Source information
This is a predicted structure of a 397-nucleotide part of an RNA (small-subunit ribosomal RNA, central domain) from a metagenome. The RNAcentral record of the full RNA draws on SILVA. Rfam family: Bacterial small subunit ribosomal RNA. Its mean pLDDT, the model's own confidence on a scale to 100, is 84.
[in-house]
Context: one part of a larger RNA
């Protein structure tokens, strides 16, 4: 270097936007950098490889050939790649129409539930555990009615279900805001550019019906969600490989900590107490500080996991479910995006995976290499600091 590997044995970066780079759709033409023929020049002997032949044989030597797979000029050829030029549209965006969602960020706002304090009723208990004790309580406590006051967390809907790149996202409302799904069909004439036209979609105007509300002299009248019929006006399309992936860099990254102001209801590391034990620096019980919450700046890790890197295309089904769209009175079928289950073939050491592969390809890119010593040690480097990145050896089984 060739090779073999990364669900679980070592190994997928915690995500994601992307720079170089590497890789790239389909057609026409030109150049000839790679390629590929052919020619000539060179490739020192010697070794290697072949016939022969020489020491009796071998090793060893001769002699002749090949080969020396390279290099250089030079004449081609143009499929392929590479470039340059022109095109197309099946990847890719874009637009326009629709559509679901706990998607992000700011503001306001609502009930339960908790604790406090104030009041009122009331009297000896309460709380707590297996059992207890420690705590609280005749200074009136639990319990129970009223008011009032803080923080935090959003029951029920709620899921095997949505949304996001991950990480995470749920009480209502409004503001602001970023992503995704799904649709855009056909016919004539035209060389084209375009025109007509059918359906289809949206909007607006007229007409015809009508649940439901409201008023009522019960006789009406008003309004109206939606059904449905004509008519006009508008779309029914655009850019053209711009793509994939991604070393660096950049942003984001639960929870814990870490700085500064704030806030503190409840829950609680530490810490103080009662219990259990042989002990009990715990598990169980009464407290309880730091956090826990906000606002600003850090930290940069996690079993950051589907322990499964992206992105295309291909490969038997079945049943469920979220959301488009098509046909239909419906029932339901078809058709996309996603979530899930169970399986064909395959594939796997086996589990067990199976159109949301771990199956068969291709494109990149990260990592992997026996266990320990070690994610240590130094040296760089980021951090206020905890520490983070990057990362060895000696030895030793």
């Nucleotide at each position: 270097c060739u090779g073999g590997g990364c669900g679980u044995a070592a190994a997928g970066g915690g995500u994601g936007u992307g720079u170089a780079g590497g890789u790239g759709u389909c057609c026409u033409g030109g150049u000839g950098g790679g390629u590929c023929a052919g020619a000539u020049g060179u490739g020192a002997a010697a070794u290697c490889c072949a016939a022969c032949c020489g020491c009796u044989c071998a090793a060893c030597g001769g002699u002749u050939g090949a080969a020396c797979u390279g290099c250089a000029u030079u004449u081609g050829a143009a499929a392929c790649u590479a470039u340059c030029a022109g095109g197309a549209u099946a990847g890719a965006g874009g637009a326009c129409a629709c559509u679901a969602g706990g998607g992000g960020a700011g503001a306001g706002u609502g009930g339960a539930a908790c604790u406090c304090g104030c009041g009122g009723u009331g009297u000896a208990g309460c709380g707590g555990u297996a059992g207890a004790a420690u705590g609280c309580g005749u200074g009136g406590a639990u319990a129970u009615c009223g008011c009032g006051a803080g923080g935090a967390a959003u029951g029920c809907c709620g899921a095997u279900g949505g949304c996001g790149a991950a990480g995470g996202c749920g009480g209502c409302u409004c503001u602001c805001u970023a992503g995704g799904a799904u649709g855009u069909u056909c016919u004539u004439c035209g060389c084209a550019a375009g025109a007509a036209g059918a359906g289809c979609c949206a909007u607006u105007c007229a007409g015809u019906u009508c649940a439901g509300a409201u008023c009522u002299u019960c006789g009406g009248a008003u309004u109206a969600a939606g059904a449905u019929u004509g008519a006009a006006u508008g779309g029914u399309c655009c850019u053209g490989a711009c793509a994939c992936u991604g070393a660096a860099a950049c942003a984001c990254g639960a929870a814990a900590g870490c700085u500064g102001g704030g806030g503190g209801a409840g829950c609680g590391a530490a810490c103080g107490g009662g219990a259990u034990u042989a002990g009990a620096u715990a598990c169980c019980c009464c407290g309880g500080u730091a956090g826990u919450c906000c606002c600003a700046g850090c930290c940069u890790u996690a079993a950051a996991c589907g322990a499964u890197g992206u992105g295309c295309a291909c490969u038997u089904g079945g049943c469920a479910u979220a959301u488009g769209c098509u046909a239909g009175c419906a029932a339901u079928a078809g058709u996309g995006u996603g979530u899930g289950c169970c399986g064909u073939a395959g594939g796997u050491a086996a589990c067990c995976u199976g159109u949301u592969a771990a199956g068969u390809g291709c494109a990149c890119c990260g990592c992997c290499u026996g266990g320990g010593g070690a994610g240590u040690a130094u040296g760089c480097u980021c951090g206020c600091a905890a520490g983070g990145g990057u990362g060895a050896a000696a030895c030793u089984c």